[in-house]
RNA sequence: GGAUGAAUAGCUCAAUGGCAGAGCGUUCCCUUGUUAAGGGAAGGGUUACAGGUUCGAGCCCUGUUUCAUCCG
Numbered sequence: 001g002g003a004u005g006a007a008u009a010g011c012u013c014a015a016u017g018g019c020a021g022a023g024c025g026u027u028c029c030c031u032u033g034u035u036a037a038g039g040g041a042a043g044g045g046u047u048a049c050a051g052g053u054u055c056g057a058g059c060c061c062u063g064u065u066u067c068a069u070c071c072g
Base pairs, nucleotide, nucleotide: 001071002070003069004068005067006066007065010024011023012022013021018055026042027041028040029039030038048064049063050062051061052060
C1' cells in the first nucleotide's frame, strides 16, 4: 500500500427497514440463623463519528476513525 471483517448498556453478545433486548455485573426487596444459592424489581444506550436513501435506519449506501485477520 491492497483486501476482508468488526464497532450496540460496565463486560460478553442479540435484534426480517417498524417499541433497542438478553446473560453476567451494579442497586434495592423477599426467602435463609449467616454466607452462598434461589425469586422479584430498578437503574444503566448520542447503536464508533459525519452524511445520504426512505414515511420510517442498529439494519441499506458513501466517507472518516479505531481494532483484528490475510496478501504484498
Transfer RNA from Niastella koreensis GR20-10, 72 nucleotides, folded computationally. Rfam family: tRNA. Gene Ontology term of the family: triplet codon-amino acid adaptor activity. Taxonomically the source falls in Niastella koreensis (Bacteria, Pseudomonadati, Chitinophagia, Chitinophagales). It is recorded under the gene name tRNA-Asn-GTT-2-1.